[in-house]
RNA sequence: UUUCUAUCCAGAGAGGCGGAGGGACUGGCCCAAUGAAACCUCGGCAACAGACUAUACUGUGCCAAUUCCAGCAAGCGAAUGCUUGAAAGAUAGGAA
Numbered sequence: 001u002u003u004c005u006a007u008c009c010a011g012a013g014a015g016g017c018g019g020a021g022g023g024a025c026u027g028g029c030c031c032a033a034u035g036a037a038a039c040c041u042c043g044g045c046a047a048c049a050g051a052c053u054a055u056a057c058u059g060u061g062c063c064a065a066u067u068c069c070a071g072c073a074a075g076c077g078a079a080u081g082c083u084u085g086a087a088a089g090a091u092a093g094g095a096a
Stems, first nucleotide, its partner, number of pairs: 001096008013042004021031003025071004043063003048059003067088001072085005
């Protein structure tokens, strides 16, 4: 990197450093000089795999907003839209 399976309406932030971006992409809408990203420390949430039976030790993951909302299709509706299923994305585990 590809592929398969599972999950994605719950949950959980302070400090340091840094100095303008961030929320995958596109559109929207938000967050940000009352300090963005990245990095570091400490803390927390969760329970995928391992430990083999242990409510959390280990490997990950995560800690604004439902994956922030939509994107494609179907159904419904006078309509802004609503519902369902995909697609895309993220994470874990297996395989190549």

Predicted 3D model of a 96-nucleotide RNA (SAM riboswitch aptamer (S box leader)) from Bacillus methanolicus. Rfam family: SAM riboswitch aptamer (S box leader). Rfam links the family to the GO term regulation of gene expression. Rfam's curators write: The SAM riboswitch is found upstream of a number of genes which code for proteins involved in methionine or cysteine biosynthesis in Gram-positive bacteria. The SAM riboswitch acts at the level of transcription termination control. The predicted structure consists of a complex stem-loop region followed by a single stem loop terminator region. An alternative and mutually exclusive form involves bases in the 3' segment of helix 1 with those in the 5' region of helix 5 to form a structure termed the anti-terminator form. This entry represents the conserved core of the complex structure involving helices 1-4.